Context: one part of a larger RNA
RNA sequence: GGAUGAACGCUAGCGGCAGGCCUAACACAUGCAAGUCGAGGGGUAACGGGGUGCUUGCACCGCCGACGACCGGCGCACGGGUGCGUAACGCGUAUACAAUCUACCUUUUGCUAUUGGAUAGCCCAGAGAAAUUUGGAUUAAUACAAUAUAGUAUGUUGACUUCGCAUGGAGACAAUAUUAAAGGUUACGGCAAAAGAUGAGUAUGCGUUCUAUUAGCUAGAUGGUGUGGUAACGGCACACCAUGGCUACGAUAGAUAGGGGCCCUGAGAGGGGGAUCCCCCACACUGGUACUGAGACACGGACCAGACUCCUACGGGAGGCAGCAGUGAGGAAUAUUGGACAAUGGAGGCAACUCUGAUCCAGCCAUGCCGCGUGCAGGAAGACUGCCCUAUGGGUUGUAAACUGCUUUUAUACAGGAAGAAACACUCGGACGUGUCCGAGCUUGACGGUACUGUAAGAAUAAGGAUCGGCUAACUCCGUGCCAGCAGCCGCGGUAAUACGGAGGAUCCAAGCGUUAUCC
Numbered sequence: 001g002g003a004u005g006a007a008c009g010c011u012a013g014c015g016g017c018a019g020g021c022c023u024a025a026c027a028c029a030u031g032c033a034a035g036u037c038g039a040g041g042g043g044u045a046a047c048g049g050g051g052u053g054c055u056u057g058c059a060c061c062g063c064c065g066a067c068g069a070c071c072g073g074c075g076c077a078c079g080g081g082u083g084c085g086u087a088a089c090g091c092g093u094a095u096a097c098a099a100u101c102u103a104c105c106u107u108u109u110g111c112u113a114u115u116g117g118a119u120a121g122c123c124c125a126g127a128g129a130a131a132u133u134u135g136g137a138u139u140a141a142u143a144c145a146a147u148a149u150a151g152u153a154u155g156u157u158g159a160c161u162u163c164g165c166a167u168g169g170a171g172a173c174a175a176u177a178u179u180a181a182a183g184g185u186u187a188c189g190g191c192a193a194a195a196g197a198u199g200a201g202u203a204u205g206c207g208u209u210c211u212a213u214u215a216g217c218u219a220g221a222u223g224g225u226g227u228g229g230u231a232a233c234g235g236c237a238c239a240c241c242a243u244g245g246c247u248a249c250g251a252u253a254g255a256u257a258g259g260g261g262c263c264c265u266g267a268g269a270g271g272g273g274g275a276u277c278c279c280c281c282a283c284a285c286u287g288g289u290a291c292u293g294a295g296a297c298a299c300g301g302a303c304c305a306g307a308c309u310c311c312u313a314c315g316g317g318a319g320g321c322a323g324c325a326g327u328g329a330g331g332a333a334u335a336u337u338g339g340a341c342a343a344u345g346g347a348g349g350c351a352a353c354u355c356u357g358a359u360c361c362a363g364c365c366a367u368g369c370c371g372c373g374u375g376c377a378g379g380a381a382g383a384c385u386g387c388c389c390u391a392u393g394g395g396u397u398g399u400a401a402a403c404u405g406c407u408u409u410u411a412u413a414c415a416g417g418a419a420g421a422a423a424c425a426c427u428c429g430g431a432c433g434u435g436u437c438c439g440a441g442c443u444u445g446a447c448g449g450u451a452c453u454g455u456a457a458g459a460a461u462a463a464g465g466a467u468c469g470g471c472u473a474a475c476u477c478c479g480u481g482c483c484a485g486c487a488g489c490c491g492c493g494g495u496a497a498u499a500c501g502g503a504g505g506a507u508c509c510a511a512g513c514g515u516u517a518u519c520c
Base pairs, nucleotide, nucleotide: 001520002519003518004517006516007515008514009513010512013372014371015370016369017368018367019365020364021330026328027327028326030325031324032323035074036073037072040071041070043067044066047065048064049063050061051060052059053058054057081283082282083281090208091207092206093205094204095203096202097201100200101199105196106195107194108193109192110191111190112189113147114146115145116144123136124135125134126133127132153178154177155176156175157174158173160171161170162169163168183188209255210254211253216246217245218244221243222242223241224240225239226238227237228236258280259279260278261277262273263272264271265270285306286305287304288303289302308319309318310317311316336362338361339360340359344358345356346355347354348353375406376405377404378403386396387395388394389393412456413455414454415453416452420447426441427440428439429438430437431436432435464509465508466507467506468505469490470489471488475504476503477502478501479500485492486491
């Protein structure tokens, strides 16, 4: 000198764009953050229609729009948070899978047959303070199960062709065994197979902090055979057999730490860092376990154990903000218990739409960067005051002020007022040919009466901080008298202090200026 997720002190006019618990992965009140589908089903607890009955203000009817709870489907494995752990194929990079899986989506081919028994709900009867739960009767499905069909897939056997990268791979043939489906007010779905896309899994080469005041470590340990397990290879697990395997090119142990793209600095080489944004990993009160599922060993799922908190009728139960706000605590220190789904994206749905603290916006904070303003021109009696001096005088403050003319950014008031919106759906028309595309019309804005524009009046609404001995730009007076104090280093202060305190003046930056901390 540069930089910062900064803090502190003094000060403070505005806007744009960013950023905002670095500490206790400490504990959390409250609200919200994952639902959706009636075009799968039985149905009808609300609401609104409609109908029937009449006692005329009630009762009944799921008939319709819709729809609580329930069965079922899809989603909840995404999105969002944090950095505890991890020195590791975790990450980065480059390969491989002849050792693998992939819901939804796209393309292609074929199929979608016949039946059955239950169970939620509803109803009845109970238990319990509650959480919850028991028994009986009854009912449906795209829930569940059985059968059929099989050109497909898989397994075994046989013989054949072909290829390679070692184990081997690919193709066609025959025999044999096993395996599917779901309907739906026809829009949409379901099953099998192949291919693609996407996502995931696994393996390997190289790279990846410090300590030798850590030198030996290792029994599933290293390898083989077999079996099991997995989507898949493998000591992944197990049985048996062998005795191996790693290490001074640093094993093992200990300490520290999420990794990268990137960021800061530097001419570079290097050095330092890992906030925001993006990719990967790990975690979700602590430890463990599996279930469901295409995918989890699952933040707002389950079970067990533990610590903590809460409710209790003492028998028993409930909970998990490292989601968004917010609270307490810790700390030098870090924001609103806001608005909207209008846009982008996601889930479900044929769609309308619903949900979305993702996201888009607004609020707070000079935390940073950038921009603008606090006026401009003229004006010498060089006014008054202040300060200084060699003191009847002069210097400086200083064109500064007064005064004259001008301008109105910004602030204020009034008026107009966006872009972000293109779609979906609906209507009309056209094309292909029966559900897609194109065109036209119509509809939709949280931000927001915001940005922006115009008009009005008037210099009117707006400057501080640090420093002035040398380094280092900027000097005098007064006070103090080794005191009070200053200080980054050298050092100032003991009676003429440009170094302390005040004043005048000056210098440097400027809505900031200094100090502290850290890095180069």
Small-subunit ribosomal RNA, 5' domain from Flaviramulus basaltis, 520 nucleotides, folded computationally. The prediction has a mean pLDDT of 84. The RNAcentral record of the full RNA draws on ENA and SILVA. Taxonomically the source falls in Flaviramulus (Bacteria, Pseudomonadati, Flavobacteriia, Flavobacteriaceae).